[in-house]
Molecule: small-subunit ribosomal RNA
Organism: uncultured bacterium
C1' cells in the first nucleotide's frame, strides 16, 4: 500500500428457544396463479305505463250449523271459490341521475410516464354558484303488458295494443355561432379584445301536497380535465450508425384544442460521441433508513400522479371512459348442455387451492366520517368505524418491597486452610400494579328530543391473597464475562484471525460470570465504519496506475488596458415548494408510543438593484506566441560517390606433421600437402584508435570520407504580426529487434538441424559444422524492461562544482567576472521509506492518458484491423485471504574482503586389511530387560551382569502386602540358633526368651480400612542434572541521540591482541553478564623440623642410634614477570620486532572456569515431580534362565606381522596413590599361580613396588627362537555355587596375519611415540575399558590459494520452521466453474407475403322506415393465424481445450545467492 472482517443503525421480515398485560400501529414483498360460496352500485312512483301478494267493502256460486216441522219440508247463520270497486305496493319495464368516484393492484412503461417551474391569444367542463332570458304548437313509435310461436337452456321473433321528463316536426331567439364588412384601442409573432352593421343557423319537459323542485338559451365563476414546453430522472459503446410519416412546407380532413394526428401533392430533411438506435432493468414522487455532512439504498403501510383490470383489439354511451363488478370479435383457460349452442373473469371485502422461509376472520355496524340516488323519509355503502387473530414492530407496566448470617442445606471449585452461589434462600412484617369476584360507569350524540357496532368497553370503588407471571445469548483477540470435567485434529465449533491430535478459558456438560429481557439469538438485505470510486475527500518513479512519440480535430482552459453588457454571480423583494412527515415549542390520553396546534425548511421562477471576477460585444497594447535579419555548433535526415584494416574465399610460390579445440577431450580439417608464410585476386558486411556520464533528434535511433538535397534547436539584434497561445478524446503519421511477401545479395556471424563432449539423463551450457536470417529495394507488421520504470506547457522556490554550444565587460595574454540554452554530480528547506531536490518524484495553475486486492488473464467470447504470426479493445463464473513496495533485524550463498584454528599444508604414528577384546545394528530367542542415534549413539548410563545386581522370560507363592502412618484386639516377644519339609521362598517343630515411675514404650502375631507399592506411559506437561556450537569473544542495559516505525548509535571506523584486549577516532556517555584476574605446577628468601634429611661430630649391616635441621624434601605465609630496561617500528599511543638481565618473557606450563542463546538436543531407569495407567497384579516374593544368543554389518580399543626386535642372564632409576571383613613383609613349600605364616601399619613411620632403559649372549629374514588365537591335560583362588557364564598357573597344540583399498583420525614440545606403575568399582572377573603417575623421548610447520568449523564488516535474498530453506512446470487422481462443439430445443422483437374477426370511417342504383335513420353489400385500417428468410438471447450436446481446488503420488531443478550458463521483456 492494499483487500477480507467485525463492533452501530435500519426492515411488511422468516426461523430456533422461550412467553404475563395493556395502548398505538402493521400483517402475501412469493403464482398481475386458479378460484367453489357470500357480499362490495344503487337510487328515484314528486319523470311514465302497468301493477302480484295481502287487506277492506260490495256481489256471490257453492255450503249447510241451527231453529222449526205436517217428516214432505221451511228456514237460512258461520265459512266461502269467482267478480267489481277502493288500499297496498312486491317484481319486472320506459326515463332521469349515478355505475369514469370511492376500493384493489404495479403487469407494462426509460416516457412530458413522473417531479419541478412554466405556458394555452390552441382547450373541455354533468352536478355547485352568480347573473340575463325563456318554455309555443303539434306528431309518430316503442318497451312493458296480452297473443301465437321458435330452443335444452341463454335469448329470442311475429302479431295486436299502451305512456313519459323517451323520441321526433315546426315555431321563436340573441350579448351565442358563422359569413361579409366599419371604426378605433391594445399586444409577446400567430394575434387579443371593443363598439356597430347587413345575412344566415340552433331550444325547452314538466312535477306536485302550491310551499317548491326541475327544464331551455347564454355570460361569468368555482371544480375537475386536456394539450404544450424548459431542467431533472438507471446500467451496458463487447450496442455507433438510426429514420421513409421519417424532417419541414402547401392543401384538405380531423379533434374539446395545436399538431404527420391523417391524406395528396413538394422538397430532401430530422436524431446521434452532450450517447441516436438496440439491449437488460425498473412504476414515479412526497416520503422511508442510513450518514456529521455531501452522498448511497429503498419506494410496504399514509398522501399526489400514472398505468392495468384473464391476454390482445375495438368502438358505443356519456360532461367525462375507449370503462375493474358494461358491451362487440379473437385467443387461452373453467363450467353447462338434450351436441343445436351457451355461461364466466376477486390485481374489491372475506375465503379456498396453489405456490413459498413466510403474512391474519367465509367476524359486527352503518352509531360516527364520507359517498351515490331521492324534495324528504328513506335505501344502499366489505368506503369507513371496530372488534378477531400473529411479541411482526413501537412505546409502557408487572413477575414483589424492607429486614434477615448459624453466612443452613445443597451444588461447584480447592493449595483441603478456604472460597463462591449469598441476603440469595428459609424466616419476619407490608404492599396489591397486572389477576380473581363484586359494585358503579361513561365521552365519543351533532340540533331540544330519539339515536352507539364497539361495549356493560375505558375508568372508579370495594374485597382476596404473594398467590398465577423470565427467558434468551455470551465468557480465545477484535468484545464485557473463568473455571471443573468429558472428548482426543474424533466428535464438533468458527464473523475474521483461527480452535481441537491426553492437562482445551475456542468442541460438550456443570458451576460461576457478563449482556439484553418478554423477549433473546440466527439468517436475509440496505446505509454506515469504507477517505475501499476520493465534489467535500485518493492516486499514478519502487506498493494498481504514464499511452512508444509527435502532430492535431472537436472540447477544456487562457497575457495587460480602459469601455460597453448583465448570461454566470452578489444582495433585496414575491410567487410556488398540498396535506403528512423531520425539526422545535406548547398541549391531549397518567407517562411514552400516539394524537393536536403553532412555528420552520431545499429546489425552481418572477421582478428590481449592483458591477470586483469569469463570460458575451467592440477598441488599443506587447511582455506570451510567431515572423524578419546576423552567427556559430551537431553520428538530425535522404541520395551518390569514394577509402583502407581485418574476417573467408580463389590462384600461385615457400614448407611438413600436425593442426584446431577445450576444464579435459573429441567431432572437424590435413601426406591428394593443411596449419604457418608470402605475392595476386574475388566479394560481402562493418567502420579501430579519435570517444568524452560528450553531440544531434519527439520518441524508436544516428558514428569511415567527400559532395547534393534539406529538417531542428541554440545565440545575438528588437525591423514586423498583436493573444494568433496550452492542452488534446476520436484522427493521422513516425516507431528497435524479430517476423512476413517479392526480387537481388551472401564475407562473416548464427535460430533451426548435424555431429561430438558433459552427465543419471542433457532434446541444453562447452566444441566442430551449418540454413533461414543478418544486407539492399519496395511493401507489411505495430509490439519490446519502446525506461529516466517520471505525459505536456507555464510560474515561483539556498547553493557548491563539472562538461558542451553562443554571446559580453576587464585584461596585452594567461585568465576573472557575467549571461542564454544543453547535459552531469553533491546537496539546503520541502517531500510517509529508498531517494528526488531549478533537469524535482517540492510548492501551486491548465489540459489529458491511466488505477481501485491477489488468482482466473491480458484469457473467453464478440468486433476493427493483419498475408500470416498476431496486435488493438477486452469480461465472467469459479477460487483464496491474502498478494505486492519500501525497509529492519537476522539466518544463508558453488558473493566480496579480513581474521583465527592440527582446519589444510609440512611431519609423526595410526585407524580402515588379520586375531582378540568389548559396544552396536541386525538376526535369532521363552526372554535376549531398557535407554543413548551425525558430529554430539556405539570400552556410551555400566567405577565390575555366575546367584544378588535385574528392571527381561519359565514356574512356584503372597494379597493392607517386601516398605510408610492411623486405629482396634491378643501376646510378651521378635530376632537368632538347631531339626523336618520344598527346586527354593513359604510353612511345622525345638530351643531361645524385654523395660517400666504399671498409665504405658516397644516388638510381635490377628482383624478393618484409609492406603502402600510400580524401573508401568509421557523428557512433546515439567524441576534439576548434562551434552554441544564453544574457552568461540562474544551477548545485552540504562540515559541521550537519529529514525514515523521495525530498529540503529554505543558495540561501526584507522591500529593492535588470544581475547568486544588495549589505544585513537566518533552522538555519544557510562554500565552488566563473559575475556583477563583465581587454582597447581616451575624459581627463591624467610619460618617450622617429625614418620623426611645427613654437610659436619659420634655411630651402624643400613640415617639403624646419638645430635643436628646446613641442605634435600615437606607445608602454610610470602617475594618474583609489570612489555619493567635498551633500541627499532608504529601516531609522540596502543603495541610489535630485536635485546639485555632471569630458574622463568611477553597469557611460562597446566587447571577450574562454560556469556546471551541454540538444538521441543539427552535423561521420568540417578533423584524429584503434574496428569494418566495397574491395584489377589503393570505390586511383592522364589528357584531355574536370560541379558554372554550368532550368518552378518559398523564402531572404539588390545596384539601383532618382527633384528631400533625376539629369547636368555645381569645391573638401575620413578612419581601418584591405596591400606583393619584392609595392605600384608621376614622366613618357608610349590616351576607356578599360590600355600602355609603372621611381624608391621588405620600410615612423609608399615605393606606394594617398576618397565621401557643400559650391559653381555643367541637367533640371521624364516609365517621363523616372529606372531599368539583356538584347542587339550593338569592345576590354583575367589565365592552357597564358576554347566550355561570367572579370573590365573604349568606343559602341550600354534590360527590368521609379511605393515593393508578407497577412504580417515590424533598430534606444534616434556607434546607425538613408547615404557611400566597406580586407583576406583570389587568375594572374585571378563579392566586390553575408564581415571591418574611418572620414565625415555622426537619430527615438522614455507605458508593460508584450497576442505572443515568458527569469528568481524560488506553484499545479494521470492529464506523466518530461516539452504536439511524456498519453489516451478508436465504427467497420474478426484472435485468444481467455464470456452469450442455436428447439432437439437426454447424464448422475445423487427422485417416480407397470404388471410382476416369485431368495429370507426368512406362508399353505395339493393331493402326498411313519414322522416331522422337504419339494414345490407362493398372499400381501407387492423387483433389474430398461416407461411418465410435473417438476427439476438438462453438451456442442452458425444467429444475436445485451457483453468481453479485437494496432508503426506511420478519425473526432473527453471527461478530465489554469481540459485550453480546473471535475471527478465518483446
Nucleotide at each position: 500500500u492494499g483487500g477480507c472482517u467485525c463492533a452501530g443503525g435500519a426492515u411488511g421480515a422468516a426461523c430456533g428457544c422461550u412467553g404475563g398485560c395493556g395502548g398505538c400501529g402493521u400483517g402475501c414483498c412469493u403464482a398481475a396463479c386458479a378460484c367453489a360460496u357470500g357480499c362490495a352500485a344503487g337510487u328515484c312512483g314528486a319523470g311514465c305505463g302497468a301493477g302480484a301478494a295481502g287487506c277492506u267493502g260490495a256481489u256471490g256460486a257453492c255450503a249447510g250449523a241451527u231453529a222449526c216441522u205436517u217428516c214432505g219440508g221451511u228456514u237460512g247463520a258461520a265459512g266461502g271459490a269467482g267478480u267489481c270497486a277502493g288500499u297496498g305496493g312486491a317484481a319486472a319495464g320506459c326515463g332521469g341521475c349515478g355505475g369514469a368516484c370511492g376500493g384493489g393492484u404495479g403487469a407494462g412503461u426509460a416516457a412530458c410516464g413522473c417531479g419541478u417551474a412554466g405556458g394555452c391569444a390552441a382547450c373541455c367542463u354533468g352536478c355547485c354558484c352568480u347573473u340575463u332570458g325563456c318554455a309555443c304548437a303539434g306528431g309518430g313509435a316503442u318497451a312493458g303488458c296480452c297473443a301465437u310461436u321458435g330452443g335444452a337452456a341463454a335469448c329470442g321473433a311475429u302479431g295486436a295494443u299502451u305512456a313519459a321528463a323517451a323520441c321526433c316536426u315546426g315555431a321563436u331567439a340573441a350579448c351565442a355561432c358563422c359569413a361579409u364588412u366599419u371604426g378605433g384601442u391594445u399586444a409577446c409573432a400567430u394575434g387579443a379584445g371593443c363598439a356597430g352593421a347587413u345575412g344566415g343557423u340552433c331550444a325547452a319537459a314538466g312535477a306536485u301536497u302550491u310551499a317548491u323542485c326541475g327544464g331551455c338559451a347564454a355570460a361569468g365563476g368555482a371544480u375537475g380535465g386536456g394539450c404544450c414546453u424548459g431542467c431533472g430522472u438507471c446500467u451496458g459503446a463487447u450496442u455507433a450508425g438510426c429514420u421513409a410519416g421519417u424532417u419541414g412546407g402547401u392543401a384538405a380532413g380531423g379533434u374539446a384544442a395545436c399538431g404527420g394526428c391523417u391524406u395528396a401533392c413538394c422538397a430532401a430533411g430530422g436524431c446521434g460521441a452532450c450517447g441516436a438506435u438496440c439491449a437488460g432493468u425498473a412504476g414515479c414522487c412526497g416520503a422511508c433508513c442510513u450518514g456529521a455532512g455531501a452522498g448511497g439504498g429503498u419506494g410496504a403501510a399514509c398522501g399526489g400522479c400514472c398505468a392495468c383490470a384473464u391476454u390482445g383489439g375495438a368502438a358505443c354511451u356519456g360532461a367525462g371512459a375507449c370503462a375493474c363488478g358494461g358491451u362487440c370479435c379473437a385467443a387461452a383457460c373453467u363450467c353447462c348442455u338434450a351436441c343445436g349452442g351457451g355461461a364466466g373473469g376477486c390485481a374489491g371485502c372475506a375465503g379456498u387451492g396453489g405456490g413459498g422461509a413466510a403474512u391474519a376472520u367465509u367476524g359486527c355496524a352503518c352509531a360516527a366520517u364520507g359517498g351515490g340516488c331521492g324534495a324528504a323519509a328513506g335505501c344502499c355503502u366489505g368506503a369507513u368505524g371496530c372488534a378477531g387473530c400473529a411479541a411482526c414492530g413501537c412505546c409502557g407496566c408487572g413477575u414483589g418491597a424492607a429486614g434477615g448470617a448459624a453466612g443452613a442445606a445443597g451444588g461447584c471449585c480447592u493449595u483441603c486452610g478456604g472460597g463462591u452461589c449469598g441476603u440469595a434462600a428459609a424466616c419476619u412484617u407490608c404492599u396489591g400494579u397486572c389477576c380473581u369476584u363484586g359494585g358503579g360507569g361513561a365521552a365519543g350524540a351533532a340540533g331540544a328530543a330519539c339515536u352507539g357496532a364497539c361495549g356493560g368497553u375505558a375508568c372508579c370503588c370495594a374485597a382476596g391473597g404473594a398467590g398465577g407471571a423470565a427467558g434468551c445469548c455470551c465468557c480465545g483477540g477484535c468484545u464485557a464475562a473463568c473455571u471443573a470435567c468429558g472428548u482426543g485434529c474424533c466428535a464438533g465449533c468458527a464473523g475474521c484471525c483461527g480452535c481441537g491430535g491426553u492437562a482445551a478459558u475456542a468442541c460438550g456438560u456443570a458451576g460461576g460470570g457478563g449482556g439484553c429481557a418478554a423477549g433473546c439469538g440466527u439468517u436475509a438485505u440496505c446505509c454506515g465504519g469504507a477517505a475501499u470510486u476520493a465534489u467535500u475527500g485518493g492516486g499514478c518513479g519502487u506498493a494498481a496506475a504514464g499511452a512508444g512519440u509527435a502532430c492535431g480535430u472537436a472540447g477544456g482552459u487562457g497575457g495587460c488596458a480602459a469601455c460597453c453588457u448583465a448570461a454566470g454571480c452578489g444582495c433585496a423583494g414575491g410567487g410556488u415548494u398540498u396535506a403528512a412527515g423531520g425539526c422545535a415549542a406548547u398541549g391531549g390520553c397518567u407517562c411514552a408510543a400516539c394524537c393536536a396546534u403553532u412555528g420552520u425548511u431545499c429546489g425552481c421562477c418572477c421582478u428590481g438593484c449592483g458591477a470586483a471576477c469569469u463570460g458575451g460585444g467592440a477598441u488599443g497594447c506587447u511582455u506570451g506566441a510567431g515572423u524578419g535579419c546576423a552567427g556559430g555548433a551537431g553520428a538530425g535526415g535522404a541520395a551518390a560517390g569514394c577509402g583502407g584494416a581485418a574476417u573467408u574465399c580463389c590462384u600461385a610460390g615457400u614448407g611438413u606433421a600436425g593442426c584446431g579445440g577445450u576444464g579435459a577431450a573429441a567431432u572437424g580439417c590435413g601426406u591428394a600437402g593443411a596449419u604457418a608464410u608470402u605475392a595476386g585476386g574475388a566479394g560481402g558486411a562493418a567502420c579501430a584508435c579519435c570517444a568524452g556520464u560528450g553531440g544531434c533528434g519527439a520518441a524508436g535511433g544516428c558514428g569511415g570520407c567527400u559532395u547534393u538535397c534539406u529538417g531542428g534547436a541554440c545565440u545575438g539584434u528588437a525591423a514586423c504580426u498583436g493573444a494568433c497561445a496550452c492542452u488534446g478524446a476520436g484522427g493521422u503519421a513516425c516507431g528497435a529487434a524479430a517476423g512476413c511477401g517479392u526480387g537481388g545479395g551472401g564475407a562473416g556471424c548464427a535460430a533451426a538441424c548435424a555431429g561430438g563432449a558433459u552427465u543419471a539423463g542433457a532434446u541444453a551450457c562447452c566444441c566442430u559444422g551449418g540454413u533461414a536470417g543478418u544486407c539492399c529495394a519496395c511493401g507489411c507488421c505495430g509490439u519490446a524492461a519502446a525506461c529516466g520504470a517520471u505525459g505536456a506547457g507555464c510560474a515561483c522556490u539556498a547553493g557548491g562544482u563539472g562538461u558542451c554550444g553562443g554571446g559580453g565587460u576587464c585584461g596585452c595574454a594567461a585568465g576573472a567576472c557575467u549571461u542564454c540554452g544543453g547535459u552531469g554530480c553533491c546537496g539546503u528547506a520541502g517531500u510517509u521509506a529508498c531517494g528526488c531536490a531549478u533537469u524535482a518524484a517540492g510548492u501551486g495553475c491548465u489540459c489529458c492518458g491511466c488505477c481501485u486486492g491477489g488468482g482466473g488473464a491480458g484469457u473467453a467470447c464478440g468486433c476493427c484491423c493483419g498475408c500470416a504470426a498476431g496486435u488493438g479493445u477486452g469480461a465472467a463464473a469459479c477460487u483464496c485471504a491474502a498478494g505486492g513496495g519500501a525497509a529492519u533485524u537476522g539466518a544463508c550463498g558453488g558473493g566480496g574482503a579480513c581474521c583465527c584454528c592440527c582446519a589444510c599444508a609440512a611431519g609423526c604414528a595410526g585407524c580402515g586389511g588379520a586375531g582378540c577384546a568389548u559396544g552396536u545394528g541386525g538376526u535369532u530367542u521363552a526372554a535376549u530387560u531398557c535407554g543413548a542415534a551425525g558430529c554430539a549413539a556405539c570400552g556410551c548410563g555400566a567405577a565390575g551382569a555366575a546367584c544378588c545386581u535385574u528392571a527381561c522370560c519359565a514356574g512356584g507363592a503372597c494379597u493392607u502386602g517386601a516398605c510408610a502412618u492411623c486405629c482396634c484386639u491378643c501376646u510378651g516377644a521378635c530376632a537368632g540358633a538347631c531339626c523336618c519339609u520344598u527346586a527354593a521362598u513359604c510353612g511345622g517343630g525345638u530351643u531361645g526368651g524385654u523395660c517400666u515411675a504399671c498409665g504405658g514404650a516397644c516388638a510381635g502375631a490377628g482383624g478393618a480400612g484409609a492406603c502402600a507399592g510400580g524401573u508401568g506411559g509421557u523428557g512433546c506437561a515439567u524441576g534439576g542434572u548434562u551434552g554441544u556450537c564453544g574457552u568461540c569473544a562474544g551477548c545485552u542495559c540504562g540515559u541521550g541521540u537519529c529514525g514515523u516505525g521495525a530498529g540503529a548509535u554505543g558495540u561501526u571506523g584507522g591500529g593492535u591482541u588470544a581475547a568486544g584486549u588495549c589505544c585513537c577516532g566518533c552522538a555519544a556517555c557510562g554500565a552488566g553478564c563473559g575475556c583477563a584476574a583465581c587454582c597447581c605446577u616451575g624459581c627463591u628468601c624467610a619460618u617450622a623440623g617429625u614418620u623426611g634429611c645427613c654437610a659436619g661430630c659420634a655411630g651402624u649391616a643400613a640415617g639403624a642410634u646419638g645430635g643436628g635441621c646446613a641442605c634435600u624434601c615437606u607445608a602454610g605465609u610470602g617475594g618474583g614477570a609489570c612489555u619493567g630496561c635498551c633500541g627499532g617500528g608504529g601516531a609522540c599511543a596502543a603495541c610489535u620486532c630485536g635485546g639485555a638481565g632471569c630458574a622463568a618473557g611477553g597469557u611460562g606450563g597446566g587447571g577450574a572456569u562454560g556469556a546471551c542463546g541454540u538444538c521441543a538436543a539427552a535423561u521420568c531407569a540417578u533423584c524429584a515431580u503434574g496428569c494418566c495407567c495397574c491395584u489377589u497384579a503393570u505390586g511383592u516374593u522364589c528357584u531355574g534362565g536370560g541379558c554372554u544368543a550368532c550368518a552378518c554389518a559398523c564402531g572404539u580399543g588390545c596384539u601383532a606381522c618382527a633384528a631400533u626386535g625376539g629369547c636368555c642372564g645381569g645391573u638401575a632409576c620413578a612419581g601418584a596413590a591405596a591400606g583393619c571383613a584392609g595392605c600384608g613383609a621376614a622366613g618357608u613349600c610349590g616351576u607356578g599361580a599360590g600355600g602355609c605364616g603372621g611381624a608391621g601399619c588405620a600410615a612423609a613411620u608399615c605393606u606394594c613396588g617398576a618397565a621401557a632403559a643400559c650391559c653381555g649372549g643367541u637367533c640371521c629374514c624364516a609365517g621363523u627362537u616372529c606372531g599368539g588365537a583356538c584347542u587339550g591335560c593338569a592345576g590354583g583362588c575367589u565365592g552357597c555355587a564358576a554347566c550355561u557364564c570367572g579370573c590365573c598357573u604349568g606343559c602341550a597344540c600354534g590360527a590368521a596375519g609379511c605393515c593393508g583399498g578407497a577412504g580417515u583420525u590424533g598430534c606444534u614440545a616434556g607434546u607425538a611415540a613408547u615404557c611400566g606403575c597406580g586407583c576406583a568399582u570389587c568375594a572374585g572377573c571378563c579392566a586390553u575399558g575408564g581415571c591418574g603417575c611418572g620414565g625415555u623421548g622426537a619430527a615438522u610447520a614455507c605458508g593460508u590459494u584450497c576442505c572443515c568449523g568458527g569469528g568481524u564488516c560488506u553484499u545479494g535474498u521470492a529464506c523466518a520452521c530461516a539452504c536439511c530453506g524456498c519453489c516451478c512446470g508436465u504427467c497420474a487422481a478426484g472435485c468444481c466453474a467455464u470456452g469450442g462443439g455436428a447439432g437439437c430445443c426454447g424464448a422475445g422483437g423487427g422485417c416480407g407475403c397470404u388471410u382476416g374477426a369485431a368495429g370507426u370511417g368512406c362508399g353505395u342504383c339493393g331493402c326498411c322506415g313519414c322522416g331522422a335513420g337504419g339494414c345490407g353489400c362493398g372499400c381501407c385500417c387492423u387483433a389474430g393465424a398461416g407461411c418465410g428468410a435473417a438476427a439476438u438471447c438462453g438451456g442442452u450436446g458425444a467429444c475436445u481445450g485451457g483453468g481453479g481446488c485437494u496432508a503426506a503420488g511420478u519425473c526432473g531443478u527453471a527461478a530465489c545467492a554469481a540459485g550453480g550458463u546473471a535475471g527478465c521483456c518483446g